c-di-GMP-I-GGC riboswitch aptamer from Rubrobacter sp., 78 nucleotides, folded computationally. Of the family's consensus pairs, 100% are formed in the model.
């Protein structure tokens, strides 16, 4: 550094159901738990979604799509 254990603290938190905001995707709170070894942050790049009659253009949205970058808890095995 890289690795991820039927391990030990600890942490997130899908559907759904309340409230709330938003024209919507969706955000946020409380319930809840399908899962996660970054399910921590960042929309930088592919891709998805919405909104404009909308292909493009715009303008949003999703980090729990894929990839990138920053940062970080514990420590068997190989």
């Nucleotide at each position: 550094g890289a690795c991820g254990a039927c391990a030990a603290a600890g942490g997130c938190a899908a559907a759904c159901c309340c409230g709330u905001c938003g024209u919507g995707a969706g955000g946020c709170g409380g319930g809840g738990g399908c899962g996660c070894a970054a399910a921590g942050c960042u929309a930088c790049g592919g891709g998805c979604c919405u909104c404009c009659a909308a292909c493009c253009a715009g303008a949003g949205g999703g980090a729990g799509u894929c990839g990138a970058g920053c940062c970080a808890c514990c420590g068997a095995a190989a």